[in-house]
Context: one part of a larger RNA
RNA sequence: AACGAACGCUGGCGGCAGGUCUUAGGCAUGCAAGUCGAACGGGUGUAGCAAUACAUCAGUGGCGCACGAGUGAGUAACGCGUGGGAAUUUGCCCAUCGGUGGGGAAUAACUUUUGGAAACGAAAGCUAAUACCGCAUACGUCGAGAAAUCGAGAAAGAUUUAUCGCCGAUGGAUAAGCCCGCGUUGGAUUAGCUUGUUGGUAGGGUAAUGGCCUACCAAGGCGAUGAUCCAUAGCUGGUCUGAGAGGACGAUCAGCCACGCUGGGACUGAGACACGGCCCAGACUCCUACGGGAGGCAGCAGCUAAGAAUAUUGGACAAUGGAGGAAACUCUGAUCCAGCCAUGCCGCGUGAGUGAAGAAGGCCUUCGGGUUGUAAAGCUCUUUUAGUCGUGAGGAUGAUGACGGUAGCGACAGAAAAAGCACCGGCUAACUUCGUGCCAGCAGCCGCGGUAAUACGAAGGGUGCAUGCGUUGUUC
Numbered sequence: 001a002a003c004g005a006a007c008g009c010u011g012g013c014g015g016c017a018g019g020u021c022u023u024a025g026g027c028a029u030g031c032a033a034g035u036c037g038a039a040c041g042g043g044u045g046u047a048g049c050a051a052u053a054c055a056u057c058a059g060u061g062g063c064g065c066a067c068g069a070g071u072g073a074g075u076a077a078c079g080c081g082u083g084g085g086a087a088u089u090u091g092c093c094c095a096u097c098g099g100u101g102g103g104g105a106a107u108a109a110c111u112u113u114u115g116g117a118a119a120c121g122a123a124a125g126c127u128a129a130u131a132c133c134g135c136a137u138a139c140g141u142c143g144a145g146a147a148a149u150c151g152a153g154a155a156a157g158a159u160u161u162a163u164c165g166c167c168g169a170u171g172g173a174u175a176a177g178c179c180c181g182c183g184u185u186g187g188a189u190u191a192g193c194u195u196g197u198u199g200g201u202a203g204g205g206u207a208a209u210g211g212c213c214u215a216c217c218a219a220g221g222c223g224a225u226g227a228u229c230c231a232u233a234g235c236u237g238g239u240c241u242g243a244g245a246g247g248a249c250g251a252u253c254a255g256c257c258a259c260g261c262u263g264g265g266a267c268u269g270a271g272a273c274a275c276g277g278c279c280c281a282g283a284c285u286c287c288u289a290c291g292g293g294a295g296g297c298a299g300c301a302g303c304u305a306a307g308a309a310u311a312u313u314g315g316a317c318a319a320u321g322g323a324g325g326a327a328a329c330u331c332u333g334a335u336c337c338a339g340c341c342a343u344g345c346c347g348c349g350u351g352a353g354u355g356a357a358g359a360a361g362g363c364c365u366u367c368g369g370g371u372u373g374u375a376a377a378g379c380u381c382u383u384u385u386a387g388u389c390g391u392g393a394g395g396a397u398g399a400u401g402a403c404g405g406u407a408g409c410g411a412c413a414g415a416a417a418a419a420g421c422a423c424c425g426g427c428u429a430a431c432u433u434c435g436u437g438c439c440a441g442c443a444g445c446c447g448c449g450g451u452a453a454u455a456c457g458a459a460g461g462g463u464g465c466a467u468g469c470g471u472u473g474u475u476c
Base pairs, nucleotide, nucleotide: 001475002474003473005472006471007470008469009468012348013347014346015345016344017343018341019340020306025304026303027302029301030300031299034063035062036061039060040059042057043056044055045054046053047052070259071258072257079184080183081182082181083180084179085178088176089175093172094171095170096169097168098167099166100165101135103133104132110125111124112123113122114121115120141152142151143150144149157164158163185231186230187229192222193221194220197219198218199217200216201215202214203213204212234256235255236254237253238249239248240247241246261282262281263280264279265278284295285294286293287292312338314337315336316335320334321332322331323330324329351381352380353379354378361372362371363370364369385417387412388411389410390409391408395403420465421464422463423462424461425446426445427444431460432459433458434457435456441448442447
């Protein structure tokens, strides 16, 4: 000097930031991912004689749920940082070219029957689609081939008639996967490590290279320039300190990585081996009619435990952004705000001028006085902030403001409502009296205290900081 701090005493206001560093312990409750009727058929309700229209509900279908949000357990690694590379994919978006023909069979919903305590099913029957399956077509595309050529492979419609879609191909953009050089903690009281191991051939697998996997062949590969093993640790931009070099750290914010009760696995998909998806195993918790089921806050709040210690079960989608939708709009604990906390930084205030009889009181005293001290009182003023009343934005564009009647502005009243903490032996700014008597106690180091203690306790006085001041911890 610094801090995501804690503790003690004290505490007026505002702005901006920050706030479980410990048990990646366990979690009651609510919310955090939906949306589309302009893909589809139904149920219910309303209006209507009806056709139909509107609203709503579950279902089929599409897109999204791989983003956003959290945490740092693991990881010493191409994980990260930086600079390169070739053997790749990329939904939505942009540009360009071409196409969108003709058929079929189902199924949920629904109805009926039925099993179960529940979770959830079973059977039969009916129905639609931008759901599913053939056929046709193929400038590009893919495969074979030297070529000619041969072979393979698509599509979906909707509407308010403006459009929005669908299929194939090329290029782009974005995003992602992969490879390499260099850099990236400590230990040798860890010296040898390795059999898919190292390389080759062939094949498989992948979007793609590759022992990634398999078969065969060779016997290699790494290591004192520290392999292997052990310990520790997310990495970086940066942060703190320092004149710098360096040292320590990696909260908040931003980028990357990893994880989502523990371990394993795949499915779907452009993208996951998927926090609020699935399956299996395990531990734990809960329900049960004992047959069987349900769950995963390291999302936002909140509870409990642990701890020296860390906040509200708040408001709003108004803004910014995201998902869906043609749109209206819906959803969004992302976000924007508010609440709590002197946790930090910054700003302001607690009054200003005048006022000597140097009042009273306190303290000291050599008893003369000194000091507190212009301090107070008194007199003359001011009104920041807080308070009351009024007015009142910008953030928002034609409309729409959670914040919020907020910020700001005007008026009113009245010095009114607002100062503490530590220290005073030396280091180190600041001294006397009383009490105590190696006791009680102090203490960062040196050291104080055993009857005159500037070092303990109190008082008066002083010094330093100040809504803070000290102590403790940690780093330089």